[in-house]
Molecule: c-di-GMP-I riboswitch aptamer
Organism: Bacillales bacterium UBA6259
RNA sequence: CACUGAUAAAGGCAAACUCAUCGAAAGAUGGGGACGCAAAGCCAUGGGUCUAAAGUCGAGGGAUGACUAUGAUCGCCAGGUUGCCGUG
Numbered sequence: 001c002a003c004u005g006a007u008a009a010a011g012g013c014a015a016a017c018u019c020a021u022c023g024a025a026a027g028a029u030g031g032g033g034a035c036g037c038a039a040a041g042c043c044a045u046g047g048g049u050c051u052a053a054a055g056u057c058g059a060g061g062g063a064u065g066a067c068u069a070u071g072a073u074c075g076c077c078a079g080g081u082u083g084c085c086g087u088g
Stems, first nucleotide, its partner, number of pairs: 003088001004086002012037002017032006035075001041081003045078003048073003055067003
C1' cells in the first nucleotide's frame, strides 16, 4: 500500500416510536430512544423507489382522477471518495 473482517481494543452512527420545527407531500432538522450497521462517514453520478406543489390532460364548470421531478431517499443497489483497529 492493496485485498480482507475471525478474535479483540478504543470508539462511532442511530431504525421504529415519540416531542418540537420546516415542508404541498415524500421527507428533513433538533431532543429523547435503540432496530441494527465494518463505513448505517460523505457525494444524487447511473439505476431503483417515494411524493406531486407548479405544469399538462380530462369533466359543461368544479371536485375525484391520470401523467410528470426541478423535490426526496446514500439505513435500496451500484459507483466515486475519505477513515479506526486487527488477521493473513